[in-house]
RNA sequence: CACAACAAAGCCAAACCAGGGGUGACCCUGGGACGGAAAGCCACGGGUCCUUUCUCAAAAAAGGACAGCCGGGUCGCCUGUU
Numbered sequence: 001c002a003c004a005a006c007a008a009a010g011c012c013a014a015a016c017c018a019g020g021g022g023u024g025a026c027c028c029u030g031g032g033a034c035g036g037a038a039a040g041c042c043a044c045g046g047g048u049c050c051u052u053u054c055u056c057a058a059a060a061a062a063g064g065a066c067a068g069c070c071g072g073g074u075c076g077c078c079u080g081u082u
Stems, first nucleotide, its partner, number of pairs: 004082003011036002016031006034068001040074003044071003047066007
């Protein structure tokens, strides 16, 4: 220095509940804790979902949502014991 296990100090917060916003996916605040080493940030590629148009239907197009679905980019925390 790298990796692994365990420990310590902090961090985030799924489902669900309450209040609020949105046609909706979903978002915000508080509670909550399933999990997380980027579960910080960015819709760039794929994916899923929503709305509108069109269609008998499927498909397609446009506009959106999700970073806790995967990949990518970018910045970045602790350092004890074995």